The RNA shown here (Bacterial RNase P class A) has 335 nucleotides and comes from Sphaerochaeta sp. The organism belongs to Sphaerochaeta, within Bacteria. The gene name in the source record is rnpB.
[in-house]
């Protein structure tokens, strides 16, 4: 030094001057004044998981999702950490929907004799010829009935044999996935399960417009006064309509809550390979509700990317000018 692989951080504005919004505290009778603080790494998309709430629930099945090597982390998982396998890479390292294709179905284009059931275009053998035997080679295809070498045959074939594959069986290591040895079976008879399906696992619904409270006005219901009808008067009845008062549920607008102190964050111990746990000290970091977080000057830089919280967290994906920096690989030159 070039080329690369892999992590981790910051994330664009930044400091000062003015004005301005938003809840919080504090003062003040109030008009207001003060003081500190106010968006992300993805707030995104709503794909997973999970508190949380409120319906259903005896106990279980079915459908339907999603998942699907082993071990470990978690509140929890389809995430994460470690590991095995297989596949790709000269390597650092990356990929992987990695369960069954001896239970059924159902696909397999062109080409090709022939795509699972069976078969032979061109070769090769025997044969005068019909007509048989063969599957070593050719070709055809993403894919073609174990692979190389020998014996063997008329030519040829696991038809034998020896190695490598592949099933089964048994040791030995490992918690296990799985490896490594050993035996043994001439061999089982193509793919696709991101197709149906078939085993196991996991999942009851609906979600802060959840949920709970507080409660004008109309309008309902109950009483009481007035009022009207029963010829007057008193009593009693009765009124569909009125007017006043009190009451009474449900509950609209409206308002409170849930709402931000948490699986929280920093630092630093211990454990542990790691993800993560556990301890000790500091910290409090948005909480609107039509919806704050903003403008303008000035200097400076890297000349400014994606993007905007709406109950709250773990994740996974997707976007996104840049910039900082550990660890490794390869190849060159030099010592």
């Nucleotide at each position: 030094c070039a080329a690369g692989g892999u992590g981790g951080g910051c994330g664009a504005g930044a400091u000062g001057a003015u004005c301005g919004c938003g809840g919080g505290c504090a003062c003040g009778c109030a008009g207001g004044u003060g003081c500190a603080c106010g968006a992300g790494g993805a707030a995104a998309g709503u794909c997973c998981g999970g508190g949380c709430u409120c319906c259903a629930u005896a106990g279980g099945a079915c459908a339907u999702g999603a998942c699907g090597c082993c071990g470990g982390g978690u509140a929890a998982c389809u995430c994460c950490c470690g590991g095995g396998a297989g596949c790709g890479g000269c390597g650092a390292c990356g990929c992987u929907a990695c369960a069954g294709a001896g239970a059924g179905c159902g696909c397999c284009a062109c080409a090709g004799a022939a795509a699972a059931u069976a078969u032979a275009c061109c070769g090769c053998c025997u044969g005068c010829a019909a007509a048989g035997g063969u599957a070593a080679g050719g070709g055809u295809g993403a894919a073609a009935u174990g692979g190389u070498g020998g014996g063997g045959u008329a030519a040829g074939a696991g038809c034998c044999c020896a190695c490598c594959g592949c099933g089964c069986c048994g040791c030995u290591g490992g918690u296990g996935a799985c490896a490594g040895c050993g035996g043994u079976g001439g061999c089982a008879g193509g793919g696709c399960a991101a197709g149906c399906c078939u085993c196991g696992u996991c999942a009851g619904g609906a979600g802060c417009a959840a949920g709970a409270c507080c409660a004008a006005g109309c309008a309902g219901c109950a009483g009481g006064c007035a009022g009207g009808g029963c010829g007057g008067u008193c009593c009693g009845u009765c009124c569909a309509a009125u007017g006043c008062c009190u009451g009474c549920g449900g509950g609209u607008a409206g308002g409170u809550u849930g709402c931000u102190u948490g699986a929280c964050c920093a630092u630093c111990c211990u454990g542990g390979u790691a993800a993560c746990a556990g301890g000790a000290u500091g910290g409090c970091u948005a909480g609107a509700u039509a919806g704050a977080u903003g403008a303008u000057c000035a200097u400076c830089c890297a000349c400014g990317a994606c993007a905007g919280a709406a109950c709250c967290c773990g994740g996974c994906u997707u976007a996104u000018u840049g910039c900082c920096u550990g660890c490794c690989u390869u190849g060159u030159u030099u010592u």